[in-house]
Model confidence (mean pLDDT): 81 of 100.
This is a predicted structure of a 125-nucleotide RNA (SAM riboswitch aptamer (S box leader)) from a Saprospiraceae bacterium.
It was read from a public genome assembly, where an Rfam model found it.
Rfam family: SAM riboswitch aptamer (S box leader). Rfam links the family to the GO term regulation of gene expression.

RNA sequence: AUUUUAUACCGAAGGGUGGAGAGACCAGGCUCUACGAUCCCCUGGCAACCAUUCCUCCGCUGGCCCGGGGGAAAAGGUGCCAAUUCCUGUCCUUGCGGCGUAUUGCCGGGGGGAAGCUAUAAAAU
Numbered sequence: 001a002u003u004u005u006a007u008a009c010c011g012a013a014g015g016g017u018g019g020a021g022a023g024a025c026c027a028g029g030c031u032c033u034a035c036g037a038u039c040c041c042c043u044g045g046c047a048a049c050c051a052u053u054c055c056u057c058c059g060c061u062g063g064c065c066c067g068g069g070g071g072a073a074a075a076g077g078u079g080c081c082a083a084u085u086c087c088u089g090u091c092c093u094u095g096c097g098g099c100g101u102a103u104u105g106c107c108g109g110g111g112g113g114a115a116g117c118u119a120u121a122a123a124a125u
Base pairs, nucleotide, nucleotide: 001125002124003123004122005121006120007119008118013043014042015041016040021032022031023030026089027088028087029086044081045080046079048078049077050076052073053072054071055070056069057068058067059066090114091113092112093111094110096108097107098106099105
């Protein structure tokens, strides 16, 4: 770097530095920000994945072990600590409003689902 799988509506504070934009890309919104944001560092915290401990269910055989599912604890490895990945954009579906040549059209804005994108973890190449 690529691929696969899983997760992403919950959760999580202070201080330092620094000095202007930031919220992944693009666009439209909407928010945060000199009462100092984003980024970075320290301390603290949260608990998504991996690992650890315990409990439970299933498989093998009565037991240990092993493999898989679920739950709890803890916080070792990463990660995370504004707003749902802040919302929308592609497709499917379902109401609503307006216009109209009025069953077939046009415009707008909602609800739900899927995909895509992104992020994180684990594994493989």